The RNA shown here (SAM riboswitch aptamer (S box leader)) has 105 nucleotides and comes from an uncultured Flammeovirgaceae bacterium. The sequence was found by an Rfam model in a public genome assembly.

[in-house]
RNA sequence: GAUUUAUACAGAAGUGCGGAGAGACAGGCUCUACGAAGCACUAGCAACCUCUCGCAAUCGGGAAAGGUGCUAAAUCCUGAUUCGCUUAGGCGAAGAAUAUAAGUU
Numbered sequence: 001g002a003u004u005u006a007u008a009c010a011g012a013a014g015u016g017c018g019g020a021g022a023g024a025c026a027g028g029c030u031c032u033a034c035g036a037a038g039c040a041c042u043a044g045c046a047a048c049c050u051c052u053c054g055c056a057a058u059c060g061g062g063a064a065a066g067g068u069g070c071u072a073a074a075u076c077c078u079g080a081u082u083c084g085c086u087u088a089g090g091c092g093a094a095g096a097a098u099a100u101a102a103g104u105u
Stems, first nucleotide, its partner, number of pairs: 001105008013042005021031003025079004043071003048067002050063005075097001081094005
């Protein structure tokens, strides 16, 4: 990198260095010199892997030392296409895309 499965309206920030961008992409909208990205440290959230309890389970409860992840806004909102509803504008569902985990390659 490719691929499979699961999840994505909940939750959790301070300091130092840094010095202008950031929110994947496009459009929108938003954040940002009252300090963006990035890096480091500390703290925290969650519970995928992990441990454990329930007769068993692909189900449910519990734990948080270890491996990841995460800590503005619903994945910030919308997204090819399909289906349903609607006079229309539009709304809902699936799907696509993206992210993360665990596996396969």